[in-house]
RNA sequence: GAAGCAGGCCAGACCGCCGCUGGUGCCGGAUCCGAAAGGUGGCACUGGAGGAAGGUCCGGACUGCACAGAGCGGCGUAGCAGCUAACGGCUGUCCACCGUGAGGUGAGGAUCAGAGCAACAGAGACGAGCCGGUUCGGUCCGGGUGAAACGGGCAAUCUCUACGCGCAGCAACACCAAAUAGGCCAGUGAUGCGUCGCUUCGGCGGCGUGAGAGUGCGGCUCGCACGAGCUGGCGGGUAGGUGGCACCGAGCCGGGUGGGUGACCCUCGGCCCAGAUGAAUGGCGGUCACGCGGGGGCGACCCCGUGCACAGAAUCCGGCCUAUCGGUCUGCUUCACAC
Numbered sequence: 001g002a003a004g005c006a007g008g009c010c011a012g013a014c015c016g017c018c019g020c021u022g023g024u025g026c027c028g029g030a031u032c033c034g035a036a037a038g039g040u041g042g043c044a045c046u047g048g049a050g051g052a053a054g055g056u057c058c059g060g061a062c063u064g065c066a067c068a069g070a071g072c073g074g075c076g077u078a079g080c081a082g083c084u085a086a087c088g089g090c091u092g093u094c095c096a097c098c099g100u101g102a103g104g105u106g107a108g109g110a111u112c113a114g115a116g117c118a119a120c121a122g123a124g125a126c127g128a129g130c131c132g133g134u135u136c137g138g139u140c141c142g143g144g145u146g147a148a149a150c151g152g153g154c155a156a157u158c159u160c161u162a163c164g165c166g167c168a169g170c171a172a173c174a175c176c177a178a179a180u181a182g183g184c185c186a187g188u189g190a191u192g193c194g195u196c197g198c199u200u201c202g203g204c205g206g207c208g209u210g211a212g213a214g215u216g217c218g219g220c221u222c223g224c225a226c227g228a229g230c231u232g233g234c235g236g237g238u239a240g241g242u243g244g245c246a247c248c249g250a251g252c253c254g255g256g257u258g259g260g261u262g263a264c265c266c267u268c269g270g271c272c273c274a275g276a277u278g279a280a281u282g283g284c285g286g287u288c289a290c291g292c293g294g295g296g297g298c299g300a301c302c303c304c305g306u307g308c309a310c311a312g313a314a315u316c317c318g319g320c321c322u323a324u325c326g327g328u329c330u331g332c333u334u335c336a337c338a339c
Base pairs, nucleotide, nucleotide: 001335002334003333004332005331006330007329008328009327010326012288013287014286015285016284017283018282020048021047022046023045024044025043026042027041032039033038050310054321055320057319058318059317060316061315062169063168064167065166074165075164076163077162078161079093080092081091082090083089094108095106096105097104098103109160110159114158115157116154117153130143131142132141133140173243174242175241176240183234184233185232186231187230188229192209193208194207195206196205197204198203214226215225216224217223251271252270253269254268255267256266258265259264290307291306292305293304294303295302296301
């Protein structure tokens, strides 16, 4: 110098103006919306996307339901040792394969429990029989083909072994709570008022009004029971609202001549770090840096244009996988050249 291998980091910076959204304080026992539950405004200060926030593949936290114990079934994992809250993740290491190498990949338990499997060729393909020689004797040896032939192989075919797994998921779940309908309980269910008719002058009957004058107790009265309707109350669910939910945490940042080969653990100091529910995290201008394109200059450089990766939180966390313009750092390998 060239070509590679492994592992990190960044994902423009600053200033001004306008806007969106969370929190806190004040206005304020205010106003407005809503039947209620509950929500809402202004100002000030302050927080406001990612390395994958993505796919939802694996593991957990959390929540509800189920659950004496055991078994069957189902799903998953698979060298060995470790890390971890847990894992199918990660680390170390052995073995196999690939690479000159740095390194990479691995679907690496068991074929004497049982079943299944193999194109073409070949007499014969999972089954021991068949052929030739040999021997007292299927006793021993050999058998063209074919990847595999008188034994074996394949478990990435079923299976067996060991270990693990209850089911569902924040649209979980908890609380508050209309209208309408339905459920339960209690009360009421007036012999009211008006009018007409009859009358033994005591009343009786019809009609209207009204939510309502009813039914049963065998004829009548009292009484009792039931009763549509009306009034009040209770309780469940729905719409709607609040919490869950923005977190003192498997938390983040930094240090350690702490432990360990390492994943990781221990310890010290500091910090509190997005949070909505049609869903905020944006726009404009300026300066600088960088990339790309064009032009000028002998050149250092200058001018103009452009800003362009993948993508965007939705209960949270640990992984895996996938996407990604460009830049940058560290260690290592091979080859070439020079001293």
The prediction has a mean pLDDT of 76. Bacterial RNase P class A from a Burkholderiaceae bacterium, 339 nucleotides, folded computationally. The gene name in the source record is rnpB. It matches the Rfam family "Bacterial RNase P class A". By type it is a ribozyme. Taxonomically the source falls in Burkholderiaceae (Bacteria, Pseudomonadati, Pseudomonadota, Burkholderiales).